A computed fold for a 113-nucleotide RNA from a Woeseiaceae bacterium, annotated as c-di-GMP-I riboswitch aptamer. NCBI's taxonomy places the organism under Bacteria, Pseudomonadati, Pseudomonadota, Woeseiales, Woeseiaceae.
[in-house]
RNA sequence: AUUCGAUAAAGGCAAACCCAGCAAAAGCUGGGGACGCAAAGCUACGGGUCCUCGCUUCCUCCGAGCAGCCAUUGAUGGCUCCCCGAAGGACCCAAGAUCGCCGGGCUGCCGAA
Numbered sequence: 001a002u003u004c005g006a007u008a009a010a011g012g013c014a015a016a017c018c019c020a021g022c023a024a025a026a027g028c029u030g031g032g033g034a035c036g037c038a039a040a041g042c043u044a045c046g047g048g049u050c051c052u053c054g055c056u057u058c059c060u061c062c063g064a065g066c067a068g069c070c071a072u073u074g075a076u077g078g079c080u081c082c083c084c085g086a087a088g089g090a091c092c093c094a095a096g097a098u099c100g101c102c103g104g105g106c107u108g109c110c111g112a113a
Stems, first nucleotide, its partner, number of pairs: 004111002012037002017032006035100001041106003045103003048098003052094001054093001057090004062085002065082001067080005
């Protein structure tokens, strides 16, 4: 120096949850708090996962308008097409998040076996 990681030594970080704030959300920041972590330090480079204030296409459902057909003594009811609006689901793209999901890159304390 590289690899490696001890019931070592000195320390470090901080899950869930709670409070306050930011964000449309995922999530983030600060305080409290410790499940754990030898990189649970940094970095969105690759993959995965997550979100949707956006975007594309399709489906379901509700309501309005218009046209046609059928039934009916009449009111009216049913069916089909076109089109607009609302809600929900899935997909494409985009943007964002996650490094305590995995890998890569960079840096780092100690030194038993």